Predicted 3D model of a 73-nucleotide RNA (transfer RNA) from Genlisea aurea. The RNAcentral record of the sequence draws on Rfam. Its mean pLDDT, the model's own confidence on a scale to 100, is 82.
[in-house]
RNA sequence: GGUAUUAUAGUUUAAUUGGCAAAAAUAUAAAUCUACGAAAUUUAAGAUAUAGGUUCAAAUCCUAUUAAUGCCU
Numbered sequence: 001g002g003u004a005u006u007a008u009a010g011u012u013u014a015a016u017u018g019g020c021a022a023a024a025a026u027a028u029a030a031a032u033c034u035a036c037g038a039a040a041u042u043u044a045a046g047a048u049a050u051a052g053g054u055u056c057a058a059a060u061c062c063u064a065u066u067a068a069u070g071c072c073u
Stems, first nucleotide, its partner, number of pairs: 001072007010026004019056001028044005049065005
């Protein structure tokens, strides 16, 4: 220098191949419970790497950039 793959809550994974309000586990906070922790139950907040394009509709398709990993030179 070229090329392929990946990037989704703090963390780990989903999203059935473009369509219902992006789901769950764990962590965090609050409440219940308890003499007090813990455990358990309930509730809350929290995410599509960035910028454009296509489409009635994009996490998903296209382009560029950024980052990580692999391969070639």